A computed fold for a 76-nucleotide RNA from Opitutales bacterium UBA2995, annotated as transfer RNA. Its mean pLDDT, the model's own confidence on a scale to 100, is 80. Rfam family: tRNA.

RNA sequence: GGAUCGGUAGCUCAAUCGGUAGAGCAGGUGCCUUUUAAGCACUUGGUUCGGGGUUCAAGUCCCCGCCGGUCUACCA
Numbered sequence: 001g002g003a004u005c006g007g008u009a010g011c012u013c014a015a016u017c018g019g020u021a022g023a024g025c026a027g028g029u030g031c032c033u034u035u036u037a038a039g040c041a042c043u044u045g046g047u048u049c050g051g052g053g054u055u056c057a058a059g060u061c062c063c064c065g066c067c068g069g070u071c072u073a074c075c076a
Stems, first nucleotide, its partner, number of pairs: 001072007010025004019056001027043005049065005
């Protein structure tokens, strides 16, 4: 340099045919408990990487860029 996969909550990841952005863990509050653990209930938390385009409507489709993984080529 080329190919390819990925980027969504603090972390790990979902989201069907384009149609209300979710789960687990973590955090908070409460209950329970010998206990700061475990368990139970409720709950907070979002620039869906950035920009542009298409559309009534975009996490999802198209273009450009950024970041990361993998494979590969070249140089040495």